[in-house]
Context: one part of a larger RNA
RNA sequence: CUGGGCGUAAAGCGCGUGCAGGUGGUCUUUUAAGUCUUGUGUGAAAGCCCUCGGCUCAACCGAGGAAUUGCGCAGGAAACUGAAGGACUUUGAGUCCGGGAGAAGAGGGCGGAAUUCCCAGUGUAGAGGUGAAAUUCGUAGAUAUUGGGAAGAACAUCGGCGGCGAAAGCGGCUCUCUAGACCGGCACUGACACUCAUACGCGGAAGCGUGGGUAGCAAACAGGAUUAGAUACCCUGGUAGUCCACGCCGUAAACGAUGGAUGCUAGAUGUUCGGGGAGUUGACCCCUCGAGUGUCGACGCUAACGCAUUAAGCAUCCCGCCUGGGGAGUACGGUCGCAAGACUAAAACUC
Repeated sequence: CUGGGCGUAAAGCGCGUGCAGGUGGUCUUUUAAGUCUUGUGUGAAAGCCCUCGGCUCAACCGAGGAAUUGCGCAGGAAACUGAAGGACUUUGAGUCCGGGAGAAGAGGGCGGAAUUCCCAGUGUAGAGGUGAAAUUCGUAGAUAUUGGGAAGAACAUCGGCGGCGAAAGCGGCUCUCUAGACCGGCACUGACACUCAUACGCGGAAGCGUGGGUAGCAAACAGGAUUAGAUACCCUGGUAGUCCACGCCGUAAACGAUGGAUGCUAGAUGUUCGGGGAGUUGACCCCUCGAGUGUCGACGCUAACGCAUUAAGCAUCCCGCCUGGGGAGUACGGUCGCAAGACUAAAACUC
C1' cells in the first nucleotide's frame, strides 16, 4: 500500500463558508497522454517449473525449453478517461418576475399579569414553614386586605410529536434594517456543479476580564431540623452568578449517539406552507401537484433491536473517523488562552 467497518459493539469533526485537491450533465470534432492490440529490443547467470540425459538410484550435476506477469522503441485502434475546440429554446446549477408562510437574525419603542420592596388606609395576634418541628418575621403593629409608587426579570392562555434556523438555538406587541427556504411563470445565463485537507467564521450552559444592574431564584456560606453521624436530601436566610454592554473561553448525552451531494426502489395515514381543479354567498370540506414534518408498513438491509422515498435499502463521488481492555484523552513537546483549561497526542507496564 492493500482489507473490513463507523444508529446501539471501537469509529460521523458541534455546525457552516470555502481555496488547493478529488470527482463531474447531453451531443459533436480533433488528438492519442491513460487504455487496448501487433511487432521488436531488453528483462545477466544460477535457482524455481517442464523435457531429456550423466554418476547403480537419489541428493547432486549437464543440456534444451518455458517463465521472468516489467520497461523502452516502432506500427495500429478510437469505445471509455484525459487534453484542445465547437454546440445545447437544457434535465444539473444560478439569475429574473409574481406570490403567500415563518418564535430566522440585529437595533429601537411600547404593554399587561405576577413577584419583591417603599408610603398610606382598614385591622389584630399571630404569620410562616414542615412528615412533625425549629431557626425566621410580628404589639416599634406583621400575616390578610385596599389605594399609590419604585425596580428588575420573564412573557400565562394562543401553543400544536406546529413553525423558522447550518448547528448552537429562537416565543408579549410594534417599527426599522438584514438573511434564507418554498410555490408559480419557464423570461435569461449555459455545466457556471458536488465535496472539501489547511484556513476562516458561528458555537448551549458554566467560567473569566472591565463597567453597569440586581426583583425573583440561587452554587459557596450561616443557621434550624433529620440522623449513630449528616460537610446531604427538608426548612429559614444568603453571596457569586443568573440580566445588560464590550471582550475572552470553544467545550456538552453539541444526539437522530445516524457527515455532505445526487439518482433509483410498494403502499397506508396524520400534519404545516404554497399552487391548480371542483364546489359554494363565503368558510368548512373533496380531488390533485410541489416543498417540509410525523406515525405505521412491503421488498431489501441488520448480530439482533430495529431502519424502511426524511433508509440503517440499491448505487456513484468527496471528506472525517475506527483497528482489543486498562494505562489515557493522560505524560512530554508544540499551538492557543488572562486564568480555568482547550487542541494535537504517545510509551513503558499490565490483562
A computed fold for a 351-nucleotide part of an RNA from an uncultured bacterium, annotated as small-subunit ribosomal RNA, central domain.